Overview: Model confidence (mean pLDDT): 82 of 100. Predicted 3D model of a 73-nucleotide RNA (transfer RNA) from a Candidatus Brachytrichaceae bacterium.

């Protein structure tokens, strides 16, 4: 080059076109002599980027960027 996959919280992942959410991890209490374990509360997202479709898009479509695979040479 051609095809296909994959991209959403700091990691790892979910989420029938209809409120963005879980686990760890981070904070702050509580609990301990202290830490750890538990327990309670909480921050923390322009869902890669630009458009499209729709009343409504993470989801669908098309372009772009990045990552994987698998072929052509």
């Nucleotide at each position: 080059g051609u095809g296909c996959c994959c991209a959403u919280a700091g990691c790892u992942c979910a989420a029938u076109g209809g409120c963005a959410g879980a686990g760890c991890g981070c904070c702050u209490g509580a609990c301990u002599g202290u830490g750890g374990c538990u327990c309670a509360g909480g921050a923390g997202g322009u869902u890669g980027a630009g458009g499209g479709u729709u009343c409504g898009a993470g989801a669908c479509c098309g372009u772009c960027u990045g990552g994987g695979c698998a072929c052509c040479c």
Taxonomically the source falls in Candidatus Brachytrichaceae (Bacteria, Bacillati, Chloroflexota, Anaerolineae). Its Rfam family is "tRNA". By type it is a transfer RNA. RNAcentral holds the sequence, with entries from ENA.